[in-house]
Context: one part of a larger RNA
Molecule: small-subunit ribosomal RNA, 5' domain
Organism: uncultured bacterium
RNA sequence: GGGUGAACGGCUGGCGGCAGGUUUUAUACAUGCAAGUUGGACGGUAAGGCCCGAAGUAGCAAUACGGUAGGUACACGAGGGCCGCACGGGUGGGUACGGGGUAUGUUAUCUGCCCUUGGCCGGAACAAAACAGGCUGGAAACGGCUGCUUAUAUUCCAUGGUCAUUUUCGGAGGCAUCUCCGGGGAUGUAAAGAUUUAUUGGUCAAGGAUGAGCAUGCGUAUUAUUAGAUAGUUGGUGGGGUAACGGCCCACCAAGUCGACGAUGAUUAGGGGUUCUGAGAGGAUUAACCCCCACACUGGAACUGAGACACGGUCCAGACUCCUACGGGAGGCAGCAGUAGGGAAUAUUGGGCAAUGGAAGGAAUUCUGACCCAGCCAUGCCGCGUGAAGGAAGACGGUCCUAUGGAUUGUAAACUUCUUUUAUCGCAGAGUAAAUUGGGGCACGUGUGCCCCAUUGAGAGUAUGCGAUGAAUAAGUAUCGGCUAACUCCGUGCCAGCAGCCGCGGUAAUACGGAGGAUACGAGCGUUAUCC
Numbered sequence: 001g002g003g004u005g006a007a008c009g010g011c012u013g014g015c016g017g018c019a020g021g022u023u024u025u026a027u028a029c030a031u032g033c034a035a036g037u038u039g040g041a042c043g044g045u046a047a048g049g050c051c052c053g054a055a056g057u058a059g060c061a062a063u064a065c066g067g068u069a070g071g072u073a074c075a076c077g078a079g080g081g082c083c084g085c086a087c088g089g090g091u092g093g094g095u096a097c098g099g100g101g102u103a104u105g106u107u108a109u110c111u112g113c114c115c116u117u118g119g120c121c122g123g124a125a126c127a128a129a130a131c132a133g134g135c136u137g138g139a140a141a142c143g144g145c146u147g148c149u150u151a152u153a154u155u156c157c158a159u160g161g162u163c164a165u166u167u168u169c170g171g172a173g174g175c176a177u178c179u180c181c182g183g184g185g186a187u188g189u190a191a192a193g194a195u196u197u198a199u200u201g202g203u204c205a206a207g208g209a210u211g212a213g214c215a216u217g218c219g220u221a222u223u224a225u226u227a228g229a230u231a232g233u234u235g236g237u238g239g240g241g242u243a244a245c246g247g248c249c250c251a252c253c254a255a256g257u258c259g260a261c262g263a264u265g266a267u268u269a270g271g272g273g274u275u276c277u278g279a280g281a282g283g284a285u286u287a288a289c290c291c292c293c294a295c296a297c298u299g300g301a302a303c304u305g306a307g308a309c310a311c312g313g314u315c316c317a318g319a320c321u322c323c324u325a326c327g328g329g330a331g332g333c334a335g336c337a338g339u340a341g342g343g344a345a346u347a348u349u350g351g352g353c354a355a356u357g358g359a360a361g362g363a364a365u366u367c368u369g370a371c372c373c374a375g376c377c378a379u380g381c382c383g384c385g386u387g388a389a390g391g392a393a394g395a396c397g398g399u400c401c402u403a404u405g406g407a408u409u410g411u412a413a414a415c416u417u418c419u420u421u422u423a424u425c426g427c428a429g430a431g432u433a434a435a436u437u438g439g440g441g442c443a444c445g446u447g448u449g450c451c452c453c454a455u456u457g458a459g460a461g462u463a464u465g466c467g468a469u470g471a472a473u474a475a476g477u478a479u480c481g482g483c484u485a486a487c488u489c490c491g492u493g494c495c496a497g498c499a500g501c502c503g504c505g506g507u508a509a510u511a512c513g514g515a516g517g518a519u520a521c522g523a524g525c526g527u528u529a530u531c532c
Base pairs, nucleotide, nucleotide: 001532002531003530004529006528007527008526010525011524014384015383016382017381018380019379020377021376022342027340028339029338031337032336033335036083038081042079044076045075048074049072050071051070056065057064058063090295091294092293099220101218102217103216104215105214106213109212110211114208115207116206117205118204119203120202121201122157123156124155125154131147132146134145135144136143137142163188164187165186166185167184168183169182170181171180172179173178193200194199221267222266223265228258229257230256233255234254235253236252237251238250239249240248270292271291272290273289275284276283277282297318298317299316300315301314320331321330322329323328348374350373351372352371356370357368358367359366360365387418388417389416390415397409398408399407400406401405423469424468425467426466427465428464432459437454438453439452440451441450442449443448444447476521477520478519479518480517481502482501483500487516488515489514490513491512497504498503
């Protein structure tokens, strides 16, 4: 000099745009929200809508009120089924290598939804929720017994091959275990309908895409005041297990394997793209944004599933908090807000699904603290303003001096003319919206494309534009001995104090305190911390 997620009982503060905002206790959490959806797979009907309209009330009557039971399925609580919940969002505790970066391999592998291709979709059965006009336990959380029932739930049978297992023949490839192609035999394994005439689903197989698993090479912090470490340890044979290879696990056999080219131990730490600095080499860094990893109160475990050993799932143990009728139960903000605590220090218990994206659905739509916006904070970067031109009696006042006077503040002010960014008030007022959907039309040819009309905006009456008013609403901070731009007076008298280094102060201090003046930067300035 440059930088920062910065901070300050520091001083000051006009506006806008863009960004950023618990760096500390992975501490504990009140409250609300953050993952649902589907009635176009289902049994159904708690609430609402619609149809029908009994008893009853008023009336002489017509009729009005009323609304039981029933129906419908517009709709839909609870239920069971499918899909989703493994994404999105958070944090960096652990992890010095089951990580990450880069480059390969997978003849050792899996892959829901999506795309392409080819087949198939025949028949039967048993339950259990919901429910109950039944019974019953418990304070509650939650149940138990009995009875009833549907399905794209579950189970069984059939059929089937380019599927699986096994066997056999021929060919090709590979270092090898073996792999691929073609033919034959045996055994085994599928399915589901809905709506209604064409879609959408289901099942099997092959290929693709995407995503993932595993393995290998290279490089990946400090420490020798850590020198030896290791028995599933290293390898083999055979098995088990896995989607898959493998001591991954097991039985047996052998005695290996790693290590001064630093093993093992200890300390620290998520890794990378990046970011800062530097002429570069390098050093430091990884907050924000993107990729990967790990974790979800602490520890362990599996279940379901294409995918988890699962943040807002299950089970067990533990600590803590809460409820309790003392028998027993409930919970997990390192999601978004918010609270307490810690700290030098870090925001609203806001609005909306209008856009983008995601889940479900044929769709309408629903859900979405992802996201888009708004609020707070000079935390940073950038931009704008606090007026412009003229104006010498060089005014008054202040300060200084060699003091009837002069210098400086200083064109500064007053005064004259002008402008109106900004401000205040008034009027107008966006883009973000493309689509979807509904209606109509036209092409191809029967669900795609195109055109027209209608519909949809949280932010927001915001941005912006125009008009009116009037210099009107807006400047500080630090420094002035040298380094280092900027000097005099007064006070103090080794005191009070200053200070980054040298140093200053003991009676004329350009170094302390005040004043006048000056210099630097400027809505900031200075200090502190830290990196180069």